Record summary:
This is a predicted structure of a 72-nucleotide RNA (transfer RNA) from a Candidatus Harrisonbacteria bacterium. It was read from a public genome assembly.
This record gives sequence, structure tokens and C1' cells, in this order.
RNA sequence: GCCCCUGUAGUUCAACGGAUAGAACUGCUCACUCCUAACGAGCCAAUAGAGGUUCAAUUCCUCUCGGGGGCA
Repeated sequence: GCCCCUGUAGUUCAACGGAUAGAACUGCUCACUCCUAACGAGCCAAUAGAGGUUCAAUUCCUCUCGGGGGCA
């Protein structure tokens, strides 16, 4: 330099182009307990960035950025 894959809560993963973007773990609060732990209830928290297509984009297209791999 060229090509391919990939980017979603703090972490690990979901989401036929259409639901308020969900779940688990973590964190916080409450309840339970003599006190912890476990269990239970609740809360916080995310689509890498910019354009485009579309009535509608996490999803499709382009560029940039980050990560991984292959060729040279």
C1' cells in the first nucleotide's frame, strides 16, 4: 500500500428496515436478616463520528476514526 471482518450500558452479549434499543453480570437504593452472604424489588447506564438512501436506520450505502486478520 491492497483486501476481509468488526465497533451497542462499566463488562459479556441480543435486537426480519418498524415496540419505550433489551438481558445477564457489575454499581447504587430499598426490603429481608441479630449482622453479613444468598435470595427478592427497584434505579442508573449504550448504538464510534459525519453524510446519504428510506415514510422509518442499531440494521443498508459512502467517507473518517478505533480494533482484529490476510497478502505484499